[in-house]
RNA sequence: GUUCUCGUAGCUCAGCGGAUUAGAGUGUCAGACUCCGACUCUGAAGGUCAGAGGUUCGAAUCCUCCCGGGAACA
Numbered sequence: 001g002u003u004c005u006c007g008u009a010g011c012u013c014a015g016c017g018g019a020u021u022a023g024a025g026u027g028u029c030a031g032a033c034u035c036c037g038a039c040u041c042u043g044a045a046g047g048u049c050a051g052a053g054g055u056u057c058g059a060a061u062c063c064u065c066c067c068g069g070g071a072a073c074a
């Protein structure tokens, strides 16, 4: 340099056949339980889906560019 792949909540990831209000586990916080904790249960907060532009009535999802990680080839 070329090609491919990954980037979504603090962390690990699902969703990538365009339309549900963006989700799960774990973590954090609050409450219940307890003499106090742990466990367990309930609830809440937390995301501009790496970034920009485009297509579309509608984009995490399709297209282009760009940034970062990884792989193969040169």
Stems, first nucleotide, its partner, number of pairs: 001073007010026004028044005051065004

A computed fold for a 74-nucleotide RNA from a Clostridiales bacterium, annotated as transfer RNA. The sequence was found in a public genome assembly. Its Rfam family is "tRNA". Gene Ontology term of the family: triplet codon-amino acid adaptor activity. By type it is a transfer RNA. Its mean pLDDT, the model's own confidence on a scale to 100, is 83.